[in-house]
Context: one part of a larger RNA
RNA sequence: UCGACUUAAGGGAAUUCGGCAAUCUAGCCCCGUAUCUUAGGUAUAAGGGGUGCCUGCAUAGCAGUAUGCAGGUUUCAAUAACAAGUGGUGUCCGACUGUUUAUCAAAAACACAGGUCUCUGCUAGCCAGCAAUGGUUUGUAUAGAGGCUGACUUCUGCUCACUGCGAGUAGGUGAAAAUCUGUUUCAACGGAUCUAAGCCCUCGUGAAGAGCGGGCCUAACUCUGAGGCUCUCACGGUAGCGUAAUACCUUGCCGGUUUAUUGCCGGCUUGCACCAAUGAAGUAACGAGAUUCCUGCUGUCCCUAGGUUGAGCCAA
Numbered sequence: 001u002c003g004a005c006u007u008a009a010g011g012g013a014a015u016u017c018g019g020c021a022a023u024c025u026a027g028c029c030c031c032g033u034a035u036c037u038u039a040g041g042u043a044u045a046a047g048g049g050g051u052g053c054c055u056g057c058a059u060a061g062c063a064g065u066a067u068g069c070a071g072g073u074u075u076c077a078a079u080a081a082c083a084a085g086u087g088g089u090g091u092c093c094g095a096c097u098g099u100u101u102a103u104c105a106a107a108a109a110c111a112c113a114g115g116u117c118u119c120u121g122c123u124a125g126c127c128a129g130c131a132a133u134g135g136u137u138u139g140u141a142u143a144g145a146g147g148c149u150g151a152c153u154u155c156u157g158c159u160c161a162c163u164g165c166g167a168g169u170a171g172g173u174g175a176a177a178a179u180c181u182g183u184u185u186c187a188a189c190g191g192a193u194c195u196a197a198g199c200c201c202u203c204g205u206g207a208a209g210a211g212c213g214g215g216c217c218u219a220a221c222u223c224u225g226a227g228g229c230u231c232u233c234a235c236g237g238u239a240g241c242g243u244a245a246u247a248c249c250u251u252g253c254c255g256g257u258u259u260a261u262u263g264c265c266g267g268c269u270u271g272c273a274c275c276a277a278u279g280a281a282g283u284a285a286c287g288a289g290a291u292u293c294c295u296g297c298u299g300u301c302c303c304u305a306g307g308u309u310g311a312g313c314c315a316a
């Protein structure tokens, strides 16, 4: 000097990106327990008291013993060692238990029950294989395969113009073959007729891929614009939410919190560039998830110091 432990008066997060780390708490018995809620929970909520040993008595029991009451007694301290929850509040995300980057990521990612769409009537559909054949399945639509969403509650708006998919009648287009035919004959070639799928065309389809406007004017203070005009499109973003895990301007404005807050929470909201199963908005419970605040607690700090142990270094 360093590593691992350990102890610190007074203060108590002033440290720091951030209470990181380390304390505090802890078992059992009794009392008591808010808010919210899917009525199950939340809950060991929170908070408070007790706890060793000895004597006597009572109750239960055949008894070992257990429980209770009243006294006594030792220690700094009686779950005396070991072991053994700090607690609470607001918000975001994901419903939950679970799974994952063996060896820098455990999560808001994946999965999930539930929802919904598509294909499939069995010699099915889908998958593997050139095939034979095999799997799903010795199953049969309450089944199997595939896609999206992701408990639950309230809901899930408009658009079929484009792309995809499905269906379809008359017509158009439409190859080879076939038929007829031309070039004196054969061949080659040419012309015509006919025609499958497909395309054109028509209709449907959004929990299919996707998309969901602009300008001008207007109410008797001002502001705003219920309303009107116009361009344009397939339709012009509905409900709900909103400075958001999404907002550039932005430290938006107001309120609460603080001595002081680019933080957090609640409102407003013209949303650069939220938006409805690429789901929208809520949501009890749950989470080694993200974030704010409060209580308690502490060497994180003010501000360092002492001790134990190990190593290193220096000298002999």
Stems, first nucleotide, its partner, number of pairs: 001311008010302002014300001019297001027051005036041001038151001052073009074078001087294002090291003093287002098110002114149007125136004152282004157212003162209002164205005171200003178193005213231005240274001241271001252268006